[in-house]
c-di-GMP-I-GGC riboswitch aptamer from a Syntrophomonadaceae bacterium, 84 nucleotides, folded computationally. Its mean pLDDT, the model's own confidence on a scale to 100, is 81. The source organism's lineage runs through Bacteria, Bacillati, Bacillota, Eubacteriales and Syntrophomonadaceae.
RNA sequence: CACGAGAAAGGCAAACUUAACGAAAGUUAAGGACGCAAAGCCAUGGGUCUACAGUAAAUACACUAUGAUAGCCGGCUGCCAUGG
Numbered sequence: 001c002a003c004g005a006g007a008a009a010g011g012c013a014a015a016c017u018u019a020a021c022g023a024a025a026g027u028u029a030a031g032g033a034c035g036c037a038a039a040g041c042c043a044u045g046g047g048u049c050u051a052c053a054g055u056a057a058a059u060a061c062a063c064u065a066u067g068a069u070a071g072c073c074g075g076c077u078g079c080c081a082u083g084g
Base pairs, nucleotide, nucleotide: 001083002082004080011036012035016031017030018029019028020027021026034071040076041075042074045073046072047069048068049067053064054063055062
C1' cells in the first nucleotide's frame, strides 16, 4: 500500500423478556445472540422514524424538528489475518 477466506486473537450484540426514563420515535441496565471487518466515533451532508408542542383545522386528516436513528448511505479513526 492492497485486501477480507476463516469469526478467527481480542471485541460488539438484533429480535425477544424484565426494570427505569420519554408524549412518541426511542434510550439506558440486566438477560439473550440475529448478525457485524469498523455493529468504534460523528446527527454540521442525504435518508428514515416520531409529533408532546406549533400551524392549519375542527371527532378527524395534513404539515413542521428543535426529538430519535451511526445495525440506511456518508465522513473520521483503528485492531487482526493474508499478499506486496